[in-house]
RNA sequence: AUAGUUAAGAGUUUGAUCCUAGCUCAGGAUGAACGCUGGCGGCGUGGAUAAGGCAUGCAAGUCGAGGGCCCCGCAAGGGGACCGGCAGACGAGGUAGUAAUAAAUAAGUACGUACCCUAGAGUCGGGCAUAGCUCGCCGAAAGGCGGGGUAAUUCCCGAUAAUCUCGCAAGAGCAAAGAAUUUCGCUCUAGGAACGGCUUGUUCGGUAUCAGCUAGUUGGUAGGGUAAUGGCCUACCAAGGCAAUGACGCCUAGGGGACCUGAGAGGGUGACCCCCACCGAUGGGACUGAGACACGGCCCAUACACCUACGGGUGGCUGCAGUCGAGAAUUUUCCGCAAUGGACGAAAGUCUGACGGAGCGACGCCGCGUGGAGGAUGAAGUUCUUCGGAAUGUAAACUCCUUUUGCCAGGGAAAAAGUUAUUGAUUGUACCUGGAGAAUAAGAAGUUGCUAAACUCGUGCCAGCAGCAGCGGUAAUACGAGUGCUUCGAGCGUUAUCCGGAAUCAUUGGGCGUAAAGGGUGUGUAGGUUGUUAUGUUAGUCUCUCGUCAAAUCUUUCGGCUUAACCGAGAGUUCGCGAGGGAAACGGCAUGACUAGAGGUUGGGAGAGGUUUCUGGAACUCAUGGUGUAGCGGUGAAAUGCGUUGAUAUCAUGGGGAACACCAAAAGCGAAGGCAAGAGACUGGCCCAUACCUGACACUGAAACACGAAAGCGUGGGUCGCGAAUGGGAUUAGAUACCCCAGUAGUCCACGCCCUAAACGAUGAUCUCUAGCUUUGAGGAGUAUCGACCCUCUUCGAGGCUAAGCUAACGCGAUAAGAGAUCCGCCUGGGUAGUACGGCCGCAAGGUUGAAACUCAAAGGAAUAGACGGGGACUUGCACAAGCGGUGGAACAUGUGGUUUAAUUCGACGCUAAACGAAGAACCUUACCAGGGUUAGAAAUCCAGACGAAGACCGGCAGAAACGUUGGUCGUCGCAAGACGGCUGGACAGGUGCUGCAUGGCUGUCGUCAGUUCGUGGUUUGAACUGUUCCCUUCAGUGGGGUAACGAACGCAACCCCUGUUGCCUGUUAUAUGUGUCAGGCGAGACCGCCCCCACCUACGCUCCUCUUUAUAGGGAAGCGGAGGUGGGGGAGGAAGGUGGGGAUGACGCCAAGUCAGCAUGGCCCUUUGACACCCUGGGCUACACACGUGUUACAAUCGCAUCUACAACGGGACGCAAUACCGAUCGAAGGUGGAGCAAACCCUUAUAAAAGAUGCGCCAGUUCGGAUUGAGGUCUGCAACUCGACCUCAUGAAGCCGGAAUCGCUAGUAAUCGCGGGUCAGCUAUACCGCGGUGAAUACGUUCUCAAGUCUUGUACUCACCGCCCGUCAACCCAAGGGAGUCGGAGGUGCCCGAAAUCUCGCCCAGUGCGGGCCUAAGGCAAAUUCGAUGACAGGGGGUAAGUCGUAACAAGGCACGGGUAGCGGAAGCUGCUCGUGGAAUAUUUCAAAU
Repeated sequence: AUAGUUAAGAGUUUGAUCCUAGCUCAGGAUGAACGCUGGCGGCGUGGAUAAGGCAUGCAAGUCGAGGGCCCCGCAAGGGGACCGGCAGACGAGGUAGUAAUAAAUAAGUACGUACCCUAGAGUCGGGCAUAGCUCGCCGAAAGGCGGGGUAAUUCCCGAUAAUCUCGCAAGAGCAAAGAAUUUCGCUCUAGGAACGGCUUGUUCGGUAUCAGCUAGUUGGUAGGGUAAUGGCCUACCAAGGCAAUGACGCCUAGGGGACCUGAGAGGGUGACCCCCACCGAUGGGACUGAGACACGGCCCAUACACCUACGGGUGGCUGCAGUCGAGAAUUUUCCGCAAUGGACGAAAGUCUGACGGAGCGACGCCGCGUGGAGGAUGAAGUUCUUCGGAAUGUAAACUCCUUUUGCCAGGGAAAAAGUUAUUGAUUGUACCUGGAGAAUAAGAAGUUGCUAAACUCGUGCCAGCAGCAGCGGUAAUACGAGUGCUUCGAGCGUUAUCCGGAAUCAUUGGGCGUAAAGGGUGUGUAGGUUGUUAUGUUAGUCUCUCGUCAAAUCUUUCGGCUUAACCGAGAGUUCGCGAGGGAAACGGCAUGACUAGAGGUUGGGAGAGGUUUCUGGAACUCAUGGUGUAGCGGUGAAAUGCGUUGAUAUCAUGGGGAACACCAAAAGCGAAGGCAAGAGACUGGCCCAUACCUGACACUGAAACACGAAAGCGUGGGUCGCGAAUGGGAUUAGAUACCCCAGUAGUCCACGCCCUAAACGAUGAUCUCUAGCUUUGAGGAGUAUCGACCCUCUUCGAGGCUAAGCUAACGCGAUAAGAGAUCCGCCUGGGUAGUACGGCCGCAAGGUUGAAACUCAAAGGAAUAGACGGGGACUUGCACAAGCGGUGGAACAUGUGGUUUAAUUCGACGCUAAACGAAGAACCUUACCAGGGUUAGAAAUCCAGACGAAGACCGGCAGAAACGUUGGUCGUCGCAAGACGGCUGGACAGGUGCUGCAUGGCUGUCGUCAGUUCGUGGUUUGAACUGUUCCCUUCAGUGGGGUAACGAACGCAACCCCUGUUGCCUGUUAUAUGUGUCAGGCGAGACCGCCCCCACCUACGCUCCUCUUUAUAGGGAAGCGGAGGUGGGGGAGGAAGGUGGGGAUGACGCCAAGUCAGCAUGGCCCUUUGACACCCUGGGCUACACACGUGUUACAAUCGCAUCUACAACGGGACGCAAUACCGAUCGAAGGUGGAGCAAACCCUUAUAAAAGAUGCGCCAGUUCGGAUUGAGGUCUGCAACUCGACCUCAUGAAGCCGGAAUCGCUAGUAAUCGCGGGUCAGCUAUACCGCGGUGAAUACGUUCUCAAGUCUUGUACUCACCGCCCGUCAACCCAAGGGAGUCGGAGGUGCCCGAAAUCUCGCCCAGUGCGGGCCUAAGGCAAAUUCGAUGACAGGGGGUAAGUCGUAACAAGGCACGGGUAGCGGAAGCUGCUCGUGGAAUAUUUCAAAU
């Protein structure tokens, strides 16, 4: 350069939102393992743990054409051991060690090389041994010793000698092996190929809680040693060498090609295949050889195992198979040298667990199959169902077809290359042909979301599931099962590990005001970065060429196995490293120049900058003296305390210590901490102006050094006030606190330590750039002026508001959190924890550096809507206040709780249950209890069958009745179809049984409060906001004005009803008639209308002031007028006056509020001889020590009683209301007889309404008050008044003399008071409830307080919403880690002791495979330490665990604002002192800013 390739998110913190941040998932991969399942083939792959131990067999031999010998054979030939040659250092296996003597890559050379190739030269003469063999001996064996003789391509000597070696040269020195017909060998030299040795650069883990390491160490000289360089080794000399660019130590680890993943950069890995290294039971050592310090060789030591005659020997599977062990886990003791390759050989050939093959394992990848077509009555079965049906499902059956695979039979390769011939383990395999037959072959996981796919049943916070969120407490798509469905498919899931997603370590590609994160501050070393310009050079940089980067792998094209996996060929890719040539922009280096950075000089300036000395006044306190007397002090209120020995108060004098009012400010100075009376001395920094000088001298800054509030520590002083600790008094349930009285350390000074803070602007330093307005401190310039002031400009500081931009938002905004550059520090989920261990510092307190195990799925920031606050502002309400009358005390009525009972049926429980459901429990009602009965049922629907003597009615018997039994009487209709009636049988009924937390409907409450929302538009990343906020006003989100809103909806109001005034019409009744009370219908009338006054708002006008050069322009202020608007007061008119009064009407919603027992209804439950159903009798719901709610009657004289006399309204009435009359002891009562009248404006209730009025009595007492309770006698209803009715008469005559704490209703025809009617109903427990009229008040200053509600605002860690949230000790159980007297084990060294084999060396002898010594070392022993691990009584903290104890610390002003540091104290949260922060509410003042 070309080509090619190339990036996905989701769930989870919240009531909701945005952000930050972690956790989790979807993908790919593996030498895998486990669970369920399993047809075939191809190609791969398979001991990852114990480098733990190994039985058995095999894995390295070959050569007779090197040699002698022995055996068999007639011979040819074959066999055997030995000597000899070559090989055995390859191949095969493993990864223990090794962080560099390894590896990769690029270079280098002081070197070596058997076999192979090329070239040259040579191959002559002699000799001594020895194994085998033989003889003898020892030993269990293994094996060994001695005597004898023997060969060679064994060994030795001589000769020859160069292109060899040494040497400057002269010169000297060095070899050989034969066998043969050839081919083959041997020796020397040179070269090659290939391999190896050594050296160098670069790269290649973690840890600094490893910071200093090193004596052969670093270098030199000489020597030794080696193939070769070199401290490789030795002697001597010198004192070096390495290290923050991480030495040394510790932990971990074979390295690479590559493999997995990823868009890539990266991250992870190092199985199979290839290359390199290292290892061969453990440790040490050398020998042989070209090559080894040698896996299947040797010696020694050690451990283990085996044999043994106990004397002694033997062995090394980390070769192929196989075995034991450990483990979640990894194969056959197979075939063959046919192919490829290797060793030996001249060759034939032999050997080859290398290799080629087969076997086992779904361990992986790839391919194929388990049938295809038709087939609807959509069969049966199963599941579901809204009962209609739907699904399984063309699926099956059935019909037709095919035969891959498997089975049987027949045929049958290539792989073979040798010139010909011979030779196939695999294998009768691949493949081909034929045959029978749908025949031999489907499962696993999932099914709440992420994530494709749902229903039923069972279970009931149980059993269980779960990757995360989470599911399960009686309607579970989440557990278990069934059915369906989804995904993949001979596999499917799970577990483990790696990458990805994760931009969640960010080079590509993150951050640090408040989320984790700026060092407390400065000086400054190394380091990093560095102004303008010229020249030269160039290891950086750029470019070209060459070399290398093994093959395999990867990409691509083509090809070979039927395809694919797999395999082959070609091309591409290959970072990087090295060599050479070139360029000079940038960077480096060198030299020179410059002045814009930086610094200096000069002249001015401000300042609580620092150190030190001196001085001062006010206040406080003490002492002395005077005056003076009973209190002072303190608090929410008190008390402790002080005071008659004279306090407090006051005056005078004197002493003492600490701090410096006003000035004073958002001001000033300093690096930060910090700095404040005045003066002097010494001293640091800064700013401005002006020119001149130096000439990059700069910026930042690990390490280091210095400074560093308060508290605290040491020594010595000092001590007025204040004041941890402490004592006392209060408060309180307690009060180790808040409040009060005292008070020690301390606070102060000097010297020395400590070194931390919310050390904050929670904002590192430096440089540059990017709109403005305004205030203020320190200078300067211009203009003006006599001068200052004013005005304009400018430099350096300190503030406020804003544009662009940034930000998650809040906010920042030239003093940046904007746009850029350089350097440093820091962060990576919460808790554990700034803790433990270790190091350093400190007298101590402690500081600094700084983890892990374990645990959670969050922790967090900003903002939003609510709710809440012992936060604020405003407003409303019989909320308080002002009044009137009550409740709470008594008796009774009634309801409830509790208790009792066989049962006292059930529901309702603060407001919003309790005279409520119930507008009426003696039976019934009735649901409860006891007892007796019925079972397709007491009542309902349908079907079928037979029947019409089924059965009904009236009696009798037994019985408590239901019911049973029996006697009598009656016993269908229709022409027909059929209807009716009961009976039998079958479908079914029934349930006041449960769930109001499965529901409908209805209702209560906030509340008849004024609110609650929407569409479109606008603002915001968004939740959301705006509208609906603001001003005035209203009963009202009512109306008006203003306004990024404009409109609209549900509510408010109005429309509806009653009542108050009136016109017209109609009409029963009343009345003798006109007439008309009254009733109904249609209308009118009130409203924002008219007039006057007042207050407020305002357009505008007039007057005035000020500035500018002027103006009618601009600005300002006070006053006047004022169209218009809103509200208030008054008036006219009117029956009514400011919504006239009352009712009905109840927004969005809240309380899982109430009701399954009014009704309806899902689900569950009971019921087929014995019921939770139904019938009946009796009982109960009416009990009674007690507690509560709602009422009635009272307690009396504003009253009671008696007599007389007036005035209503709403209503009801035929199974009804009932008059006159009579009875009811005498008048009379409840009532009875009787029945006029009345379906009602007519008659009755109804009468005398009552209170009121008049007269009389009672005279303050338990009474002529009060009427409970009880006795007697009656009446009525009803089958029936015993439990358990009402009423009448007579008698009896309780408690009670106005009610504690507390609490309720009511604002006008209201409260209070008086009677009347109705519903329910046979009767009644009604004093209840619903209505009606009569008489008829008081008070409201006002919103401080109580309660409730609304609007705006503020804080919040609450949102189940303050009945919230939440902290710590203690008690119980569980878990992990640290400390710990010690105990045990490992690792690495150090010192000393002993010291094998071997190399080297020395000595000796009988000269050998001899004996002995020395140096050194492995292994072993002893000792003191270091380090790592295991275990450990005990003590301490940490974390976790539905309902334990004590308090209430924090979140609101959290009820004492909270928090940081430090010190003391306390059961605990915590409290208190000193100092600091705002990450505090509210309020006030000042300043700045904005609006008018």

This is a predicted structure of a 1492-nucleotide RNA (small-subunit ribosomal RNA) from a Minisyncoccia bacterium.
The RNAcentral record of the sequence draws on ENA.
The coordinates come from a structure-prediction model, not an experiment, and the mean pLDDT is 81.
Its Rfam family is "Bacterial small subunit ribosomal RNA".